Predicted 3D model of a 109-nucleotide RNA (SAM riboswitch aptamer (S box leader)) from Olivibacter sp. SDN3. Rfam family: SAM riboswitch aptamer (S box leader). About the family: The SAM riboswitch is found upstream of a number of genes which code for proteins involved in methionine or cysteine biosynthesis in Gram-positive bacteria. Lineage of the source: Bacteria > Pseudomonadati > Sphingobacteriia > Sphingobacteriales > Olivibacter. The RNAcentral record of the sequence draws on Rfam.
């Protein structure tokens, strides 16, 4: 990198280093020399896996606890948007639903 499943409007930042772009992509909008992004350390958030309790059991599950372990995350809704449908009508703005894409976890090969 591929496939499957689940989740994605909640939550959580300081210090040091570096020095110019960053927010996946498109268009927007935003962040950024008052130092972003990234890296390191420390701290924190959450609870996917694992653990414990309880429940279920032809099919391995509803719920709860804890935060020592494996990951993840700590600007903005996944920052918004993109394709289709609806409100809906001439167009546009705005709104809702589904989807695509992306991210993360777990599993598979």
């Nucleotide at each position: 990198g591929a496939u499957u499943u689940a989740u994605a409007a909640a939550g959580a930042a300081g210090u040091g280093g570096c020095g110019a772009g960053a927010g996946a992509c498109c268009g927007g909008c935003u962040c950024u020399g008052c130092g972003a992004c990234c890296c390191a350390c420390u701290g924190g958030c959450a609870a996917c896996c694992a653990u414990c309790c309880a429940u279920a059991u032809u099919u391995u599950u509803a719920g709860g606890a804890a935060a020592a372990g494996g990951u993840g995350c700590c600007a903005a809704a996944u920052c918004c948007u993109g394709u289709c449908c609806c409100g809906a009508a001439u167009u546009a703005a705005u709104g809702g639903g589904a989807g695509c894409a992306u991210a993360u976890a777990a599993a598979u090969g």